This is a predicted structure of a 74-nucleotide RNA (transfer RNA) from a marine sediment metagenome. Model confidence (mean pLDDT): 81 of 100. The sequence is in RNAcentral, with records from MGnify. It matches the Rfam family "tRNA". It is annotated as a transfer RNA. Gene Ontology term of the family: triplet codon-amino acid adaptor activity.
[in-house]
RNA sequence: GGCAGGGUAGCUCAAUUGGUUAGAGCACUUGACUCAUAAGCAAGAGGUUGUGGGUUCAAAUCCCACCCCUGCUA
Repeated sequence: GGCAGGGUAGCUCAAUUGGUUAGAGCACUUGACUCAUAAGCAAGAGGUUGUGGGUUCAAAUCCCACCCCUGCUA
């Protein structure tokens, strides 16, 4: 350089092939419980879906360019 896969919450990952409000587990905060802590319970907060543009009534999803990561290959 070429090809393939990937980038979504602090971390690990979903989102049924464009359509209701982008969710789950862990972690975090608060409450309750306890003599106290942990576990378990209840509630809450946390997102420019890598960046920029395009298509569309509507984009995490489709198209283009770029950036980053992994693998294969010369």